[in-house]
Context: one part of a larger RNA
RNA sequence: CCCAAAGGGAAGAGAAGACCCUGUGGAGUUUUACUGCAGCCUGCUGCUGGGCUGCGGGCAUCGAUGCAGAGCGUAGCUGGGAGCCGUCGAAGCCACCCUUGCGGGGGUGGUGGAGGCGCCAAUGGAACACCAGCCUUCGGUGUCUACAGCUCUCAGCGCCCCAAACGGGGCGUGACAACGGCAGGUGGGCAGUUUGGCUGGGGCGGCACGCCCGCGAAAAGAUAUCACGGGCGCCCAAAGGUCAGCUCAGCGCGGACAGAAACCGCGUGUAGAGCGCAAGGGCAAAAGCUGGCUUAACAGUACCCCGAAAAGCAACGGGUGCUGGUGCGAAAGCAGGGCCUAGCGAACGGUCGAACCCUCUCGAUGAGGGUCGGCCAUGACAGAAAAAUUACCCCAGGGGUAACAGAGUCGUCGCGGGCAAGAGUCCACAUCGACCCCGCGGCUUGCUUCCUCGAUGUCGGCUCUUCCCAUCCUGGGGGUGCAUUAGCCCCCAAGGGUAAGGCUGUACGCCUGUUAAAGGGGAACGUGAGCUGGGUUUAGACCGUCGUGAGACAGGUUGGAUUCUCUCUUUUGGGUG
Numbered sequence: 001c002c003c004a005a006a007g008g009g010a011a012g013a014g015a016a017g018a019c020c021c022u023g024u025g026g027a028g029u030u031u032u033a034c035u036g037c038a039g040c041c042u043g044c045u046g047c048u049g050g051g052c053u054g055c056g057g058g059c060a061u062c063g064a065u066g067c068a069g070a071g072c073g074u075a076g077c078u079g080g081g082a083g084c085c086g087u088c089g090a091a092g093c094c095a096c097c098c099u100u101g102c103g104g105g106g107g108u109g110g111u112g113g114a115g116g117c118g119c120c121a122a123u124g125g126a127a128c129a130c131c132a133g134c135c136u137u138c139g140g141u142g143u144c145u146a147c148a149g150c151u152c153u154c155a156g157c158g159c160c161c162c163a164a165a166c167g168g169g170g171c172g173u174g175a176c177a178a179c180g181g182c183a184g185g186u187g188g189g190c191a192g193u194u195u196g197g198c199u200g201g202g203g204c205g206g207c208a209c210g211c212c213c214g215c216g217a218a219a220a221g222a223u224a225u226c227a228c229g230g231g232c233g234c235c236c237a238a239a240g241g242u243c244a245g246c247u248c249a250g251c252g253c254g255g256a257c258a259g260a261a262a263c264c265g266c267g268u269g270u271a272g273a274g275c276g277c278a279a280g281g282g283c284a285a286a287a288g289c290u291g292g293c294u295u296a297a298c299a300g301u302a303c304c305c306c307g308a309a310a311a312g313c314a315a316c317g318g319g320u321g322c323u324g325g326u327g328c329g330a331a332a333g334c335a336g337g338g339c340c341u342a343g344c345g346a347a348c349g350g351u352c353g354a355a356c357c358c359u360c361u362c363g364a365u366g367a368g369g370g371u372c373g374g375c376c377a378u379g380a381c382a383g384a385a386a387a388a389u390u391a392c393c394c395c396a397g398g399g400g401u402a403a404c405a406g407a408g409u410c411g412u413c414g415c416g417g418g419c420a421a422g423a424g425u426c427c428a429c430a431u432c433g434a435c436c437c438c439g440c441g442g443c444u445u446g447c448u449u450c451c452u453c454g455a456u457g458u459c460g461g462c463u464c465u466u467c468c469c470a471u472c473c474u475g476g477g478g479g480u481g482c483a484u485u486a487g488c489c490c491c492c493a494a495g496g497g498u499a500a501g502g503c504u505g506u507a508c509g510c511c512u513g514u515u516a517a518a519g520g521g522g523a524a525c526g527u528g529a530g531c532u533g534g535g536u537u538u539a540g541a542c543c544g545u546c547g548u549g550a551g552a553c554a555g556g557u558u559g560g561a562u563u564c565u566c567u568c569u570u571u572u573g574g575g576u577g
Base pairs, nucleotide, nucleotide: 001575002574003573004572005571006570008569009568010567012564013563020398021397022396023395025394026393027390028389029388030387033193034192035191036190037189039186040185041184042183043182044181045180046179049152050151051150052149053148054147056145057144058143059142060141061140062139063138064137066135076134077133078132079131080130083117084116085115092111093110094109095108096107097106098105099104156173157172158171159170160169161168162167196209197207198206205226210232211231212230213229214228233381234276235338236337240294241293242292243291244290245289246288248272250268251267252266253265254264255263274283275282277343279341280340281339298324299323300322301321302320303319304318305317326335327334328333349376350375351374352373353372354371356370357369358368359367405452406450407448408447409446411445413441414440415439416438417437418436422432423431459534460532461531462530464526465523466522467521468520469519472497473496474495475492476491477490478489479488480487500512501511502510503509540558541557542556543555544553545552546551
């Protein structure tokens, strides 16, 4: 160098990883997600007309009705008014009807045969003699109309007959239905969408998603973690304003019941008390406790600070001055809530209030709009209007982020040591060894997320090779609570060996009989371009459980594609120089 072979390495080739996460990416499916649409139900209305009954409503008209107390009495209100009614039958009496506050009022008929009423007087807010208008309540009549029921036929509808057609006739139904319009409901049947963020991967959990206090915080300011310890989403008409007076907790001594603690007195007492609620700061003739009077827990306006270190930024919160009016105080003064630092919310929309502006004008009224202010909420708290599922899935990406392997670490795991309490009849150390302490290993399980997501094939078995020693057997030595045999402990030693069956996917484990012994591990939990494919981990299907459902389950069950013609290197055999 050539030929043949094997397939250890090139984290070999193949396919911009299908798992996982991310995207204000997509699609399929579901539903009591959101918002709609068809469909369906119901009401009103148009097409749509007649009559009757019942019961309501409006209007017109006729008649009646009207009682506080006082007063002869049953006085509706206002106005006019000095007369009015009566042989065309007054008062009175009788019968009947209506009404009633039981006293009466009204009407009809009979009888009767000439008077009755008012003004005046009295009472009272107001005098029915009579006339006009109106109100309350009731009844009759007329008209319009709602509702319920019945009925009719002429619209409409159905069937049959005649007719080529136009059309005509009969029967039934009937103002219903059908159809049109408007509205309320129902509505995964259908459609469009949404289904948050943080996160020692994601999910589940939680809120470290808006605020306040302390610490972390490294003595200015600022400063992170799902760091640590806590709190707020209120409360108060006094727990606000002002003026005045007072001094607390504790302790000592004394005082009937009275005791460690009730109340009273004296002393001491820098705050250890109290200040509505967290913590920090602050406060003693007060910011605490008690009392008097009060409403500044005002109306406007100009500006500053905080929110937000060093760019910008809203709501919220805090402060200063001026004007008006007010409270307290003798006054100086103080007061725009509360000792301070938490106790909060944009636009749009709704609602309430005030004065003013606008509505196309000559003015008025109604209605609407605007400006300013209060209330109603977005706590994912600078505020979209919003549920699930996908193993039928897809795309863009990520080793910014999980599962395998590696790396780091070594709590866990395995092994060893120090000290020696104790067990061992006695005696710590033949043997075993608590508490405490110190290591080693990198075979377990975690943690970290550093390499790999334009892919490093994932459990177990089979096959084959090599290494380690913390040695199971075989070899050499020491100790013994070693008489011997057999053991136990320790030291040296990795040359060789370390098996076969049953159960199970399981070289985990249990079991069987053997054996000198049936050691423990590493090599990407060695080894799928070597095999297998039983397990796990796609699509089918069943059960249990969960879910309204689509579906889901380190729950079970059955089925289910294992690619590669070797370029280099490596190894084996052969050939040639």